The RNA shown here (c-di-GMP-I-GGC riboswitch aptamer) has 84 nucleotides and comes from Oceanobacillus salinisoli. It was read from a public genome assembly, where an Rfam model found it. Taxonomically the source falls in Oceanobacillus (Bacteria, Bacillati, Bacillota, Bacillaceae). Rfam family: c-di-GMP-I-GGC riboswitch aptamer. Gene Ontology term of the family: cyclic-di-GMP binding. Rfam 15.1 lists 1,298 matches to the family in 717 species. The prediction has a mean pLDDT of 86.
RNA sequence: AACGAAAAUGGCAAACUUAUUGAAAAAUAAGGACGCAAAACCACGGGUCUAAAGCACUAUGCAAGGACGGCCGGGUUACCGAAA
Numbered sequence: 001a002a003c004g005a006a007a008a009u010g011g012c013a014a015a016c017u018u019a020u021u022g023a024a025a026a027a028u029a030a031g032g033a034c035g036c037a038a039a040a041c042c043a044c045g046g047g048u049c050u051a052a053a054g055c056a057c058u059a060u061g062c063a064a065g066g067a068c069g070g071c072c073g074g075g076u077u078a079c080c081g082a083a084a
Base pairs, nucleotide, nucleotide: 003081004080011036012035016031017030018029019028020027021026034070040076041075042074044073045072046071047068048067049066050065054062055061
């Protein structure tokens, strides 16, 4: 460097519930654990979701913008050390 165990020490926390924010997707906090070896960080490429404002208006239309890193790729950083 790579790899990842019926290992150790720690860590994170899906669904769901409550509160708050938001037009929405969703976010934050608390509870809660389905899972996770990068489920740590970065919206750079793809993807998905949303669409107040704007355009259009016969709308289940368009897409500036927004969201998701627990969808995939890429970049950066990191604990531990069985086997191969």